[in-house]
Context: one part of a larger RNA
């Protein structure tokens, strides 16, 4: 030094677990905020460093359910306490909430630092404390108020759960790319993506036709989603590629208000007359800043495409009352009775009572059976039982009957959901006639420049629109994919609308041929936490003792609170806390055997 066998460090692989993760289903929720949020910082405990609750009333107070014995979180010991007069602990509903952050008296290197004002404490009087109040927009009343009479602009105070700022994705506008693909590239594609900006909501958008289809015959009826139609018609350096609609099957299903004509109120402003117009109409009386026109702001009519609506004329409508002086009618208002209608639009919202859910629970069947094996029985062998309950899970090994649960039944003083009933609110038509009036203007269209539409400018229709022009009012006007003609179809230039649709931050419940600790989230552990970095921003490693601490009294040894060795607990201590299981690399000690 090599081989073998034996016995050992080291070292954590493998097998078992699993508190964590992951994907998904249903079902609920979908916002929070100046009444000051998301998020933080600082305090807060007998003794407290880190998590976790809590806010100087500070691991918590107060009420009102629930529960039924212990309880003072993680987190043990000790102390000092608390409870059957009902704690600990769940639930609803409240007080109370330092400082910082949109932060909003002011300023600022965030969690600090200085101020007016009014108040109350305290003081001889101040100082000091403590409590309230003071940003800025914007809507809105009043008061004031320039240049420049009058008026406006600005000003002031007052008022307002109003506006900021946050939120996972999912939606809607704006602004908007490169790599890339075309086997290079430039038009094209990627892509209207990725980003960024702005708003909204519980969902958004969209939406009740100036639509479609047809052109022989005639039909459909708002939006939105999903299959089909179809990778089809088409677009396209006709390359790479892009890529529909009609129609059809299904899901949801709902329609409505208003601009204007016309009448009326109130304000302003012109304008106008002495009786001619006018005051709702007829006589009579009566007024004379009545009246008339425009703006403007409300009220009532009105809202369509077999055009429709004003406006005229006829009808038909209970009751009171007023315009109003008589009379006769006409207008407006209030009431009443049937009817329909309503808290998502369609006109506006609120109360109260009922059910059902939901936010804490509560009943819950059946072996404490015998032997045996073991440290342990649920295992084995016998031998009952329950079962709307044999889904799970613990329990000292594998439990329908031992615990929690399950299957079913039951259950709320208080808040929250939704239906649902009351109350409550809201509503007059019908005929005919068409002279006049109305039916959304710098729009529609048109011209040049672009964008959108599957369509790249093309025969390019149709939508938007930077510029320039610039209509028509039903005998009108638009569209049917140049463009005219017919002939069909529809009324732009205001607006609102649940469902079916998308998503998942968060809650409840469940599932898995989804992980199992180098895997699954970066995180199973005080993880976005140590640590690196001026910063943006990067970003870990790390479960596993036993059934139970029974976690090793006491002794030797020793410089020891190191460690070993008795001793004792345990079923097991080569389960000893560097702790389940314990491979390999590597180091090692003993024996043999070779040299």
């Nucleotide at each position: 030094a090599g081989c073998u066998a034996a016995u050992g460090g080291g070292g954590g692989a493998u097998g078992c677990c699993u508190u964590g993760g992951u994907a998904c289903u249903g079902a609920c929720a979908g916002c929070c905020g100046a009444u000051g949020a998301a998020g933080g910082a600082c305090g807060u405990g007998u003794a407290a460093a880190g998590c976790u609750g809590c806010g100087a009333a500070a691991a918590g107070c107060c009420a009102c359910g629930g529960g039924g014995a212990a309880c003072u979180g993680c987190u043990a010991a000790a102390a000092a306490g608390u409870c059957u007069u009902g704690a600990u602990c769940c639930g609803u509903g409240g007080a109370a909430g330092u400082c910082c952050g949109a932060a909003u008296g002011g300023g600022g290197a965030a969690a600090c630092c200085c101020u007016g004002c009014g108040a109350a404490g305290u003081u001889a009087a101040a100082a000091c404390u403590u409590c309230g109040u003071a940003a800025c927009c914007c809507g809105c009343a009043a008061c004031u108020g320039a240049a420049u009479c009058a008026a406006u602009a600005g000003g002031u105070u007052g008022c307002g759960a109003g506006g900021a700022g946050g939120a996972a994705a999912g939606c809607c506008u704006g602004u908007g790319a490169a790599c890339u693909g075309a086997a290079a590239c430039a038009u094209c594609u990627u892509a209207g993506u990725a980003a960024c900006a702005g708003g909204a909501c519980g969902a958004a958008a969209a939406g009740a036709a100036a639509a479609u289809a047809a052109c022989c015959a005639a039909a459909u009826g708002a939006u939105u989603c999903c299959g089909a139609a179809a990778g089809u018609a088409g677009c396209g350096g006709c390359g790479a590629g892009c890529g529909a609609a009609a129609u059809u099957g299904g899901a949801a299903g709902a329609g409505c208000c208003u601009a204007a004509a016309c009448c009326u109120u109130u304000a302003a402003u012109a304008c106008g007359u002495g009786a001619u117009a006018g005051c709702c109409u007829g006589u009579a009386a009566g007024c004379g800043u009545u009246g008339u026109a425009u703006u403007a702001a409300g009220g009532g009519u009105g809202u369509u495409g077999u055009g429709g609506g004003a406006c005229u004329u006829a009808c038909a409508g209970a009751g009171u009352a007023a315009g109003u002086u008589a009379c006769a009618g006409c207008u407006u208002a209030c009431u009443g009775a049937a009817u329909c209608a309503g808290u998502u639009a369609c006109a506006a919202a609120a109360g109260u009572g009922u059910u059902u859910g939901u936010u804490a629970g509560u009943u819950g069947a059946a072996u404490a059976c015998a032997a045996c094996u073991g440290g342990g029985a649920a295992g084995u062998u016998g031998a009952g039982c329950c079962a709307u309950a044999g889904a799970g899970u613990g329990u000292g090994a594998u439990a329908g009957c031992c615990a929690c649960u399950u299957a079913a039944a039951c259950g709320a003083a208080a808040g929250c959901a939704a239906a649902u009933a009351c109350c409550c609110u809201g509503a007059u038509g019908u005929a005919a006639g068409u002279a006049u009036c109305c039916c959304g203007a710098g729009u529609a269209a048109g011209g040049c420049g672009g964008g959108g539409c599957a369509c790249g400018u093309g025969a390019a229709a149709c939508c938007c629109u930077g510029u320039c022009u610039g209509a028509a009012u039903c005998c009108a006007c638009c569209g049917g994919g140049a463009c005219c003609a017919u002939c069909c179809g529809g009324u732009a230039a205001g607006g609102c609308u649940a469902a079916a649709u998308a998503c998942u931050a968060g809650u409840c419940a469940g599932u898995g041929a989804c992980c199992g600790a180098u895997a699954g989230u970066g995180a199973a552990c005080g993880a976005g936490u140590a640590c690196a970095g001026u910063g943006a921003u990067g970003g870990a490693a790390a479960g596993g003792c036993g059934a139970a601490a029974a976690g090793a009294a006491c002794a030797g040894u020793g410089a020891g609170a190191a460690g070993c060795u008795g001793a004792g607990u345990g079923a097991a201590a080569u389960a000893g806390a560097c702790c389940c299981u314990a491979a390999a690399a590597c180091c090692g000690u003993u024996a043999g055997c070779u040299u």
Large-subunit ribosomal RNA, domain I from an uncultured bacterium, 595 nucleotides, folded computationally. The coordinates come from a structure-prediction model, not an experiment, and the mean pLDDT is 81. Rfam family: Bacterial large subunit ribosomal RNA. The sequence was found in a public genome assembly.